The RNA shown here (small-subunit ribosomal RNA) has 1480 nucleotides and comes from an uncultured bacterium.
The sequence is in RNAcentral, with records from ENA, Greengenes and SILVA.
Its mean pLDDT, the model's own confidence on a scale to 100, is 84.
């Protein structure tokens, strides 16, 4: 991601069916209605109503006559319907049973229904009280009440007997009686009694029903007998008496939650959720107790009592109970109308007729769920405006709108109009009753009333596109992408993350994807999750195997037969309501929804059967197991002995300064004689060597030696028992080390500690010392990386190798052998198994059967309960709350104070040198009006700058311009342009002249310059972490890689590792790898040898000639510049593997890439440059552009870097007097000659350059000198006079000369370069450049060394391993303690509730009981009086309620424990690498 909801909130809304609609306060509740009817049971008429009859003129009286009828007496219902879901874990509920029972009404049978009596409401009449209400007294009446008589049945009995009943009412009649009412008959509708009968309804069993063991023991009417009592009934239901029993690990007791089922949701099923609407049961009706009537209630709209609340009240009393239906206040996220009608269905009551009904059926509200249906169809490119995007071309929104042509669904107006309605009534017919054509009941045909909903559903018609579209989203998950705002803000999130200036992720906008009158967004539930696994997991490293064994309950069991039929499997019967869900039909236009029928209901129980396999019985068996019999090996185990060796220590000798210890050293010991040595004593402790991936034990463990007591194993063969077995919750028993108690003992070693180091510290590591401990006995603890991180047993699955124990055959016999078996103990490996690693007959294979444990990290193996322990502690063992991860196994990299190997001027060995001195120069820092800006470890600092006196310049003041100093377009004037004046620092501002060009169709154009408006210029302003290019750097390191192919589940591996060799992944063998590419090397410059070719500006051997290759002449040679040749390990010889290479040698100008440049792989480094350029964005336009003048960039307590001079005699100064290469040269290099000390300056040859100029090379060589000294070294700084450049040398140039002569005597600590024409030292040249570098850069040639054993060590890099907790990749990561902040929790002297256990007070109402008072109608009795009955006191159970004393759970509490959590606190640096002291 799905599906679902009694839903809730945002937005937004057209309609019609259907259905749900207080889930929270079982919170309080105004108002109205929700249970009444019957006059055919009764008296009876109420300040009522109708009609009759009398009366009276009329008002109105009279009459209970008919029809009714308030209150009342009486039936009958009110126990149904209708609402909640508090309770309640069984007294409930499901399903299946069962026997000891009741049952109004209703059905079917059977008998009766006779004949008497006394009250009593209403009523009248007098009180009482504020009502409610109540009292006395008098009449009255029944289907009200109470005797007698009868008893078919019925009940009780001692079986003889005994008890026990009823009412009457209506309708309607010929005959006979009767004053009359009526009797009397009949129908019927009641009544009693009885039997059975649906249907209901009470009890009872069994089986199933949440969670806690951190709840393990409950129980005393509790269990069971016996007898009484009690109920409608069975029972300790209740009592007497007896008896000691019942229940619990198969979870009783307790605790906490919960109405339960049919169903519903969810799922592929199994299951998991769940009990709103509808059905069925069960509980309650303000709390708590009681019982009264009754069939039926311990009673929602009924009594009594007790409480708490409301309410009236005269303050004494007294009313009330919406968890019925509307409504109302209240909680709350949240749930409707104080609606209509009994027309249908159904209920009560009645003969009916009909009354009652908030049951119900209807309407109203709510998009709350579902279903339908609409919001229009066609055509329509100029691709319209408008939006938006752009790469300025467009795109796109979009056939979408308009616009044309069409339809009317819904909606609106008007018409029409159903079904739901049939019985009961009424009328004629048939047919029971019956004496009857009455009545009365049944059927039947016909008529006629009856509709709340509502003129509603449906039809029809008319007019018009007319009345109707939204929300969410758009970075992956997930369908769908651009732009603008914002700038770690403001904001988003389900998760992973987004946002710090270019955000598809934030807000908005176009567009766009999904759904649609809805969407979305929270919340719940189920799926997905096989993350609880019955189906359908796992425990060697990821969480998980208990330390181990012995055993109990449990589970599980070998082989053969009989029999039983408990599971098992086959039929059948019953039951499994109804509606639901599935299938099929049927009815609403269609679905949703209603509706008829089937299946289903996987289950319980009953019966017939079947016997293979479990199981029960029995009855035999040997393969499992165990017993005897005979070897056999071993550090099993215990308990007494006994013994060397060494350490200390004590005694003596000998003997003399050290000993000890350490990375170095010190505490220490020691001249009081140690350490050494030698003798001898003393004591405790451990047992070298043998010793072995050897052995024995269940594990922990066990090692000199003997001897005693003991367990266990393994092997041969028979012999015996006969399943006796495995596993093992609980249980018990052993359980290293350390610790604990008592005694003992104490050499060595050693926590603590004590003392010296070491360090920033050093409570450590190292050293000197040393106490508990270590060891013995006896008694606790009970824990470990108690590890094979791997439970026990049993079967079965190819092998190979070693060893320990036995043994068997064979061979040998003499000491040593093969072969095979059985048991143990290792290594390597096939299937097979594993997430890999590994595992593999001693499985982590395949497979029984039993245990135990585990479900993300942290919190925590803590806290609190319990237990256990003398203490530490142990076992059991949570939650709150917090994170998205924690964690294994392997890969690729990185890194290591890991290893091998191997290379670099990287050490070494050299050699000159930086750091010290001045001074030039870059920087940092400082300071300034700026002291522009960038570069910043190597790889920034003589770097960008190959040259800052204005200019450059970007930077500062101060003065100025605004289409600008620069491009392009447009328009207008003027060629361009030169000169001269004033003003001003200067730009600039003014004035005056001189001038008219080129092309042309004669209009005007080009080109430049002015003025004029607008688009635009313009920025050395921002971001190198938006970018191109370009460079640096690892490193000229040898390395990066890709196709195929094979291996691996992948990530990757191989190839590219190995073995040689190279300067190289150079090359050669091997090799699951063949191959290829960018790098290496080689083509390319240059440079060292020839050779050809060609000789001028080159060069001169030989001929001539000069002052001079100057000239003739020559090109041989030297150079010059073009092509070639040459080097390849080609050759010899060794080494290597018959490679590849390497070692030496020959020839050769050069020898092993001959030197030297150029060339720099995939990448690193957000590495450098936005100020070389180019460029997105941004950000400025009377300024951040532009222009001018002046300062700055040169500043100066300091600090570093790079360099130059030098400190001197291998030198300095004087003279002499050689020898180059590469350069450069027209706004130019400049020659000879002249002047100046000299910088230079006058002067002009010559040269556009192998001709001419720069140009004199130095060093080096010869000679002199100077002698060790701040000098004849050394040159800074300072004064002075000059040159030159240049508009101009003050800020701030360089050069000359004279004079001045500072530091400095070879530089601490670190430290740099360089392997041969190198370092070293010498000079020359050249960009830039007006000037300005003898010190910088780039080139050039002179002179011209030492020194490399080597790869231990430093640094950097490469290959291979190794280890990792790092991957931003060790400049990682990462621990604790302290501070601060916040959150959740323990523990706490207590406080305060809540529930409950126990004992004792206390006793309302009320039933039962007794009962000395007191009252009494029916019955009996001539009467007194009895019986019965009532009140009223007492008893006995009891509810509130009190006292007291335990539990248990919540809540809160100074204060006080640890735990988490938090971008940038303090202090260390414990692990992660050998983490630097291996961890643990």
């Nucleotide at each position: 991601a799905g599906a679902u909801u009694g839903u809730a909130c945002g937005c937004u809304g057209g309609c019609g069916g259907c259905a749900u609609g207080c889930u929270u306060u079982a919170c309080c509740c105004u108002u109205g209605c929700a249970a009444g009817u019957c006059g055919a049971a009764c008296g009876g008429c109420a300040u009522u109503c109708a009609c009759g009859g009398g009366g009276g003129c009329a008002a109105c009286c009279c009459u209970g006559g008919u029809g009714g009828c308030g209150a009342g007496u009486g039936g009958c219902g009110a126990a149904c319907g209708g609402g909640u879901g508090a309770g309640u874990a069984a007294u409930a509920u499901a399903u299946c049973g069962c026997a000891a029972c009741a049952u109004g009404u209703c059905c079917g049978g059977a008998a009766g229904u006779g004949g008497g009596g006394g009250a009593u409401a209403a009523c009248g009449u007098a009180g009482c009280g504020a009502a409610a209400g109540u009292u006395a007294c008098g009449c009255u009446a029944a289907u009200a009440c109470c005797g007698c008589a009868u008893a078919u049945g019925c009940c009780c009995u001692g079986a003889g007997g005994g008890g026990g009943a009823a009412a009457g009412g209506a309708g309607g009649g010929g005959a006979u009686c009767g004053u009359a009412a009526g009797a009397c008959c009949u129908u019927u509708c009641g009544c009693u009694u009885u039997c059975g009968g649906a249907g209901u309804g009470g009890c009872c069993g069994a089986u199933a029903u949440c969670a806690g063991a951190u709840u393990a023991g409950c129980u005393a009417g509790u269990u069971g007998g016996u007898g009484a009592g009690g109920u409608a009934a069975a029972g300790g239901c209740c009592c007497a008496c007896c008896a000691a029993g019942g229940c619990g690990a198969c979870g009783a007791u307790c605790u906490g939650u919960a109405g339960c089922g049919g169903g519903u949701c969810u799922g592929a099923g199994a299951g998991g959720a769940u009990g709103a609407u509808c059905c069925g049961c069960c509980a309650c009706a303000c709390u708590g107790g009681g019982a009264c009537u009754g069939a039926g209630a311990c009673a929602c709209g009924g009594c009594c009592c007790a409480g708490a609340c409301u309410c009236c009240u005269a303050c004494u009393u007294g009313a009330g109970g919406c968890a019925g239906c509307a409504g109302u206040g209240g909680g709350g996220a949240a749930u409707a109308u104080u609606g209509g009608a009994c027309a249908a269905u159904g209920g009560g009551c009645g003969c009916a007729a009909g009354c009652c009904u908030g049951a119900u059926c209807c309407a109203g509200c709510c998009a709350u769920a579902c279903c339908g249906c609409g919001u229009g169809g066609g055509u329509g490119a100029a691709g319209a405006a408008g939006g938006c995007c752009u790469u300025c071309g467009g795109g796109u929104u979009g056939u979408a709108a308009a616009g044309c042509c069409c339809u009317u669904u819904u909606g609106u107006u008007g018409g029409g109009a159903a079904a739901g309605a049939a019985a009961u009534c009424c009328u004629g017919c048939c047919g029971g009753c019956u004496a009857a054509u009455a009545c009365c009941c049944g059927g039947u045909a016909g008529g006629g009333a009856u509709g709340a909903c509502g003129g509603u559903a449906c039809c029809c018609a008319a007019a018009g596109a007319a009345u109707a579209a939204g929300c969410a989203c758009c970075g992956g998950c997930u369908a769908a992408c651009u732009u603008c705002g914002u700038g770690c803000c403001a904001g988003c999130a389900g998760c992973c993350g987004c946002g710090g200036u270019a955000a598809u992720a934030c807000g908005a906008a176009g567009g766009g994807u999904g759904c649609a009158a809805g969407c979305g967004u929270u919340a719940c539930u189920c799926g997905g999750a096989a993350u609880u696994a019955c189906u359908g997991g796992g425990c060697g490293u990821a969480a998980a195997g208990c330390g181990u064994g012995c055993g109990u309950a449990g589970g599980u069991g070998g082989u053969u037969g009989u029999u039983u039929a408990a599971g098992u499997c086959c039929g059948u019967u019953g039951u499994g309501a109804a509606a639901g869900c599935c299938c099929u039909g049927g009815g609403c236009u269609c679905a949703a929804c209603c509706u008829g029928g089937g299946a289903a209901u996987u289950g319980c129980a009953g019966u017939g059967g079947a016997u293979a396999c479990u199981g029960g019985a029995c009855a035999a068996c040997u393969a499992g197991a165990g017993u005897g019999u005979g070897g056999u090996a071993g550090a099993g185990g215990g308990u007494g002995g006994c013994g060397g060796a060494a350490u200390u220590u004590c005694c003596g000798g000998u003997g003399u300064a050290g000993c000890a210890g350490u990375g170095a050293a010190a505490u220490g010991c020691g001249u009081a004689g140690a350490g050494a040595u030698c003798g001898g004593a003393a004591g405790g402790a451990a047992c070298a060597u043998c010793c072995g991936u050897g052995g024995c034990g269940a594990a922990g463990g066990c090692g000199g030696c003997c001897a005693c007591c003991u367990g266990g194993g393994c092997c041969a063969a028979c012999a015996c028992u006969g399943a006796c077995a495995c596993u093992g919750a609980g249980g018990c028993a052993c359980g290293a080390a350390a610790g604990c108690g008592u005694g003992g003992g104490g050499a060595g070693c050693a926590a603590a500690c004590a003392g010296g180091a070491u360090u920033a510290g050093a409570u450590a590591c190292c050293c000197u010392g040393g106490u508990a401990g270590u060891c013995c006995a006896c008694g606790c603890c009970c824990u470990a990386a108690a590890c094979g991180a791997u439970g026990c047993g049993a079967a079965c699955u190819g092998g190979a190798u070693g060893u320990u124990g036995g043994g068997u055959u064979c061979a040998a016999c003499u000491u040593g052998g093969a072969a095979c078996c059985c048991a143990g103990u290792a290594u390597c490996g096939a299937a097979g198994c594993u997430a890999a690693c590994g595992c593999g007959u001693u499985a982590a294979g395949u497979u029984c059967g039993c245990c135990g444990c585990c479900u993300g990290g942290g919190g925590a193996g803590u806290a609190c309960g319990g237990u256990c322990g003398c203490a530490a502690g142990g076992u059991u063992g949570a939650a709150a709350c917090u994170c998205a991860a924690a964690g294994g196994a392997a890969u690729u990299g990185a890194c290591g104070g890991g290893g091998a190997c191997c290379c670099g001027c990287a050490c070494a060995a050299g050699c000159g040198g930086u750091g010290g001195a001045g001074c030039a120069u870059g920087u940092g820092g400082u300071u300034u009006a700026a002291u522009u800006c960038g570069a910043u470890g190597c790889a920034a600092c003589g770097c960008g700058a190959a040259g800052a006196a204005c200019c450059u310049u970007a930077c500062c003041u101060g003065g100025u311009c605004u289409u600008g100093a620069c491009a392009u377009g447009u328009c207008g004037a003027g060629a361009a342009u030169c000169c001269c004046g004033a003003a001003g620092a200067g730009a600039u501002u003014u004035g005056g002249g001189a001038g008219u060009g080129c092309c042309g169709c004669a209009a005007g154009g080009a080109a430049c310059u002015c003025g004029a408006a607008c688009a635009c210029a313009g920025g050395u302003g921002c971001u190198g972490c938006a970018u191109g290019g370009c460079u640096g750097u690892c490193g000229u390191c040898a390395g990066c890689u890709c196709g195929u192919g094979u291996c691996g589940u992948g990530a990757g591996a191989u190839g590219u590792u190995g073995g040689g060799u190279u300067a190289a992944g150079u090359c050669c063998c091997g090799c699951a790898a063949c191959g290829a590419g960018c790098g290496c090397a080689a083509c390319c410059c240059u440079u060292g040898u020839c050779c050809u070719u060609a000789g001028u500006u080159g060069c001169c051997a030989g001929c001539a000639u000069u002052a001079a290759g100057u000239u003739g002449g020559g090109c041989a040679c030297u150079c010059u510049a073009a092509g070639g040749a040459g080097a390849c390990c080609g050759c010899c010889g060794g080494u290597g593997a018959c490679a590849a290479a390497c070692c030496g040698g020959a020839g050769g100008a050069a020898g092993g890439u001959g030197g030297g440049g150029a060339u720099g792989a995939c990448g690193u480094c957000a590495a450098g440059u936005c100020a070389u350029c180019a460029u997105g964005g941004c950000c400025u336009u009377u300024a951040u552009g532009a222009c001018c003048a002046g300062g700055g960039c040169u500043a100066c307590a300091c600090a570093c870097g790079u360099g130059c001079u030098a400190c001197a005699a291998u030198g300095g100064u004087a003279g002499a007097a050689a020898c180059a290469g590469a350069g450069g040269g027209a706004a130019g290099c400049c020659a000879a000659c002249u002047c100046g000390c000299a910088a230079g300056a006058g002067g002009g040859a010559g040269c556009c350059a192998a001709u001419c100029c720069c140009a004199g090379a130095a060093a080096a060589u010869c000679u002199a000198u100077c002698g060790u000294a701040g000098u004849c070294c050394g040159g800074a700084u300072c004064g002075g006079a000059g040159u030159c450049u240049g508009c101009a040398a003050c800020u701030c140039g360089a050069c000359u000369c004279c004079g001045u002569g500072a530091a400095g005597u070879c530089g601490g600590a670190a430290u740099c370069g360089c392997u041969a024409g190198u370092a070293a030292u010498c000079g020359c040249a050249g960009a830039u450049c007006a000037g300005c570098a003898u010190u910088g850069c780039u080139g050039c040639g002179g002179u011209g060394a030492a020194u490399a054993c080597g790869u231990u060590c430093c640094c950097g890099g490469g290959u291979c391993u190794u280890g990792u907790a790092c991957a931003c990749a060790c400049c990682g990561c990462c621990c604790g303690u302290c501070a601060c902040a916040c959150c959740a929790u323990g523990g706490g002297a207590g406080u305060u509730g809540a529930u409950u256990g126990c004992a004792c007070c206390a006793g309302a109402a009320g039933c039962a009981g007794g009962u000395a008072g007191c009252c009494u109608g029916a019955c009996c009795g001539c009467a007194a009086g009895g019986g019965g009955g009532g009140c009223g006191c007492c008893u006995a159970c009891c509810a509130c309620g009190g006292u007291g004393u335990g539990g248990u759970c919540a809540a809160u509490g100074a204060c006080u424990g640890g735990g988490g959590u938090g971008a940038a606190g303090u202090c260390g640096u414990a692990a992660c690498a050998a983490g630097g002291u291996a961890a643990c």